[in-house]
C1' cells in the first nucleotide's frame, strides 16, 4: 500500500429473506433463610463503532471514515 472479518447494555454474545433489539452471566429489588450461597419472581441499563445514501421502513444493502484481528506484497 491491497484484500478478507469483525465492531450490539457492564461482560461474552444472538438476530443477515430488510418490519418485535433478544439471550446468557453481573447489577438493583422482593420472596424463601438467622444470616449468605443457591433458587424463585420482578425491573433498571443499549440512538446496534461514527457520518452519509438507498428505502413507506436499515443492526440487516450501498459508500466514506475510525478501531482491532488476519492473509499478500
Nucleotide at each position: 500500500g491491497g484484500g478478507g472479518c469483525c465492531a450490539u447494555g457492564g461482560u461474552a454474545c444472538a438476530g443477515u429473506u430488510g418490519g418485535g433489539a433478544g439471550u446468557a452471566c453481573g447489577c438493583c429489588u422482593c420472596g424463601u433463610u438467622c444470616g449468605c450461597a443457591a433458587c424463585g419472581a420482578g425491573g433498571a441499563g443499549g440512538u446496534c463503532g461514527g457520518g452519509g445514501g438507498u428505502u413507506c421502513g436499515a443492526a440487516u444493502c450501498c459508500c466514506c471514515c475510525u478501531g482491532g484481528c488476519u492473509c499478500c506484497a

The prediction has a mean pLDDT of 81. Predicted 3D model of a 73-nucleotide RNA (transfer RNA) from a Candidatus Omnitrophota bacterium. Rfam family: tRNA.